[in-house]
């Protein structure tokens, strides 16, 4: 110096759910609330997953199918980083 990483301390984040609000939805934001988290910090130009307003196709119509330009970082991945026995 690098990698793995127990325990402790200092602190950090905040699932479900509730309320308000934005959104077509998925989902986001704020407050409350803690299931958990050593990256649950950041990145949605890599993969996966969710949604399908609009568009396209089919249909006489209702409607159905496809599609991300919408989301998800608490799915994988990339990247930066606090403490630290061994």
């Nucleotide at each position: 110096a690098a990698u793995c990483a127990a325990a402790a301390a200092a602190g950090g984040c905040a699932a479900a759910c509730u309320u308000a609000u934005c959104g077509a939805a998925a989902g986001g934001u704020a407050a409350g609330g803690a299931c958990g988290c050593a990256a649950a910090g950041c990145c949605a130009a890599g993969g996966g997953c969710c949604u399908a307003a609009g568009a396209u196709a089919a249909u006489g119509a209702u409607u159905u199918a496809u599609u991300a330009a919408g989301g998800u970082a608490g799915c994988c991945g990339g990247u930066u980083g606090c403490u630290a026995a061994g």
Model confidence (mean pLDDT): 84 of 100. Predicted 3D model of an 86-nucleotide RNA (c-di-GMP-I riboswitch aptamer) from Alkaliphilus serpentinus. It matches the Rfam family "c-di-GMP-I riboswitch aptamer". From the family's description: GEMM was predicted in a large-scale screen for bacterial structured RNA regulatory elements. RNAcentral holds the sequence, with entries from Rfam.